[in-house]
């Protein structure tokens, strides 16, 4: 260099054109003499970046940058 195929919570991943969730993990209360296990509440996102379409875009469209394999 060609087609590809991924960016969403700290971390691993879902998620659908109409205010974004889950398991861990983090915090606080409960339980235990105390650590851990278990319950239970909270917290914590400019959905990679710019355009554009559309009453409305995390999502569909275009470009860019980063990361995978892939191909020559």
């Nucleotide at each position: 260099g060609g087609g590809g195929g991924u960016a969403u919570a700290g971390c691993u991943c879902a998620g659908u054109g109409g205010u974004a969730g889950a398991g861990c993990a983090c915090a606080u209360g409960c339980u235990u003499g105390g650590c851990g296990u278990g319950c239970a509440u909270g917290a914590g996102g400019u959905c990679c970046u710019g355009g554009g379409u559309u009453c409305a875009a995390u999502u569909g469209c275009c470009a860019g940058u980063g990361c995978c394999a892939u191909u020559g």

The RNA shown here (transfer RNA) has 72 nucleotides and comes from Camelus ferus. The prediction has a mean pLDDT of 83. RNAcentral records the identical sequence in 3 taxa. RNAcentral holds the sequence, with entries from Rfam. Rfam family: tRNA.